[in-house]
RNA sequence: GCCUGGGUAGCUCAGUGGCAGAGCACGUUCUUGGUAAGAACGGGGUCGUGGGUCCGAUUCCCACUUCAGGCU
Numbered sequence: 001g002c003c004u005g006g007g008u009a010g011c012u013c014a015g016u017g018g019c020a021g022a023g024c025a026c027g028u029u030c031u032u033g034g035u036a037a038g039a040a041c042g043g044g045g046u047c048g049u050g051g052g053u054c055c056g057a058u059u060c061c062c063a064c065u066u067c068a069g070g071c072u
Stems, first nucleotide, its partner, number of pairs: 001071007010024004018055001026042005048064005
């Protein structure tokens, strides 16, 4: 330099055009003599950055950035 895949909640990851989700973690309450376990409820996201297409973009297209792998 070229090719491929990835960047979404604190962490691990879903989400193939129409209100952003799960598990774990965190907070409150219940339960217990107390803790752990368990139950209910809740908070938390400029969806890597910038542009384009579209009535509408996490999703499609382009560039950039970053991570991983491969080729030379």